[in-house]
RNA sequence: AUGAUGAUGGCGGGAGAGAUUCAGCCGAAGCUGAGCGCCGAAGGAGAAAGGGAUACCGAAACUCUCAGGCAAAAAUACCGUCGUCGGACG
Numbered sequence: 001a002u003g004a005u006g007a008u009g010g011c012g013g014g015a016g017a018g019a020u021u022c023a024g025c026c027g028a029a030g031c032u033g034a035g036c037g038c039c040g041a042a043g044g045a046g047a048a049a050g051g052g053a054u055a056c057c058g059a060a061a062c063u064c065u066c067a068g069g070c071a072a073a074a075a076u077a078c079c080g081u082c083g084u085c086g087g088a089c090g
Base pairs, nucleotide, nucleotide: 006085007084008083009082010081011080012079013078018036020035021034022033023032024031025030037070038069039068043066044064045063046062050057051056
C1' cells in the first nucleotide's frame, strides 16, 4: 500500500396469510386469553446426491411449523449501497 472470504452497523428496496369467532378490560382505538382457519422470508429443526466398515459428515429460497407472523405499524430472508472490524492474495 491493493483490500478477498467473513462479521457488523446505517440507509433504500422487500412477499405471504382472518381488520376472524367468543369472552374480559374499555367510550373508541387497542390490549389479553381461548378456539377454529391460514402464511413462511427472523430464528429453529429435518435430511438428498456424495464420502465413509459403521458411527457420522452433508445445501437450500425444499420440507416441518416449535417459535414467529396473518389491517396499518414494527419485524423479516434476500438485494443494492455506504461505513467499521479483519487481513487472504499480490
This is a predicted structure of a 90-nucleotide RNA (Glycine riboswitch aptamer) from a Bacillota bacterium. It was read from a public genome assembly, where an Rfam model found it.